This is a predicted structure of a 74-nucleotide RNA (transfer RNA) from Puia sp. The sequence is in RNAcentral, with records from ENA. It matches the Rfam family "tRNA". From the family's description: Transfer RNA (tRNA) molecules are approximately 80 nucleotides in length. NCBI's taxonomy places the organism under Bacteria, Bacteroidota, Chitinophagia, Chitinophagaceae, Puia. The prediction has a mean pLDDT of 82.
[in-house]
RNA sequence: GGGUGUGUAGCUCAGCAGGUCAGAGCAGCUUCCUGAUAAGAAGCAGGUCGGCGGUUCAAAUCCUCCCAUACCCA
Numbered sequence: 001g002g003g004u005g006u007g008u009a010g011c012u013c014a015g016c017a018g019g020u021c022a023g024a025g026c027a028g029c030u031u032c033c034u035g036a037u038a039a040g041a042a043g044c045a046g047g048u049c050g051g052c053g054g055u056u057c058a059a060a061u062c063c064u065c066c067c068a069u070a071c072c073c074a
């Protein structure tokens, strides 16, 4: 330099033939339970989906470019 994949909550990930409110588990906070803790139960908060732009009535999802990272080729 060329190619392929990945990037979504603090962490691990799902969601991608465009359209219900962007979700799950763990972690965090509150309450319940307990003599107290752990476990358990209920609830809450946390994201502008790597970035700018484009297509579209509508983009996490499609397209261009860029960034980071892994692998392959040279």
Stems, first nucleotide, its partner, number of pairs: 001073007010026004019057001028044005050066002053063002